[in-house]
């Protein structure tokens, strides 16, 4: 330099064009306990950026940026 894959809560993984973006772990609060741990309940927290297509985009298209792989 070229090609391909990929980007979603703090982490990991879902959501194959439709309704309030969901689960697990973690975090905070509460219940329980003599104190903790465990358990239970509740809460906060995310779609890389900019355009395009569409009535409607996490999803499809383009460019950029980041990460990974291959070739040279």
């Nucleotide at each position: 330099g070229c090609u391909c894959u990929u980007g979603u809560c703090g982490u990991u993984c879902a959501a194959u064009g439709g309704a309030u973006a969901g689960g697990a772990c973690g975090u905070g609060a509460g219940a329980u306990u003599g104190c903790g741990g465990a358990u239970c309940u509740c809460a906060a927290a995310a779609u890389c950026u900019a355009g395009g297509u569409u009535c409607g985009a996490u999803u499809c298209c383009u460019a950029g940026c980041g990460a990974g792989a291959g070739c040279a």

A computed fold for a 72-nucleotide RNA from a Patescibacteria group bacterium, annotated as transfer RNA.
The coordinates come from a structure-prediction model, not an experiment, and the mean pLDDT is 80.
Rfam family: tRNA. The family's RNA type in Rfam is transfer RNA. Rfam's curators write: Transfer RNA (tRNA) molecules are approximately 80 nucleotides in length.